[in-house]
RNA sequence: UGGGGAUUAGCCAAGCGGUAAGGCAACUGGUUUUGGUCCAGUCAUUCAGGGGUUCGAAUCCCUUAUCCCCAUCCA
Numbered sequence: 001u002g003g004g005g006a007u008u009a010g011c012c013a014a015g016c017g018g019u020a021a022g023g024c025a026a027c028u029g030g031u032u033u034u035g036g037u038c039c040a041g042u043c044a045u046u047c048a049g050g051g052g053u054u055c056g057a058a059u060c061c062c063u064u065a066u067c068c069c070c071a072u073c074c075a
Base pairs, nucleotide, nucleotide: 001071002070003069004068005067006066007065010024011023012022018055026042027041028040029039030038048064049063050062051061052060
């Protein structure tokens, strides 16, 4: 320098144009003498940043950033 891939909550992770599953953790309540376990409930107006397309975008397009892989160049 070129090509490819990845980026979703504190962590892991599903999603593949129709409005964010699930697990762990956390929080609230119950149970318990207390803690743990167990039970019930809550927890993303939002998907790395910005822009665009669309009635509608995590999803498609452009761009930026970070990380990974491959190739190439120089020493």
Molecule: transfer RNA
Organism: Sulfurospirillum sp. UBA12182